Background:
This is a predicted structure of a 73-nucleotide RNA (transfer RNA) from Eubacterium ventriosum. The sequence is in RNAcentral, with records from ENA.

[in-house]
């Protein structure tokens, strides 16, 4: 160069096929309980890699771009 997969809160992952309100586990911060911890409650943090397109309406569909892993050569 060519193929295939992947970029979503602080950390790991769904959601994408089928387009309609951004979720789950941890972890952070407060409440409360306790000798102290866990369990309980509450809250906080997302330009959904980047741009531009198609739609009333894009994490998702379409296009280039740019990183990350992987096969082949």
């Nucleotide at each position: 160069c060519g193929c295939g997969g992947g970029g979503u809160g602080g950390a790991g992952c769904a959601g994408u096929c089928u387009g309609g309100a951004a979720g789950c586990u941890c972890g952070c911060c407060g409440g409360g309980c306790u000798c102290a911890u866990a369990a309980c409650c509450g809250g906080a943090g997302g330009u959904c890699a980047u741009a531009g397109g198609u739609u009333c309406a894009a994490a998702u569909c379409c296009u280039a771009u740019u990183c990350c892993c992987g096969c082949a050569a």

The source organism's lineage runs through Bacteria, Bacillati, Clostridia, Eubacteriales and Eubacterium. Rfam family: tRNA. It is annotated as a transfer RNA.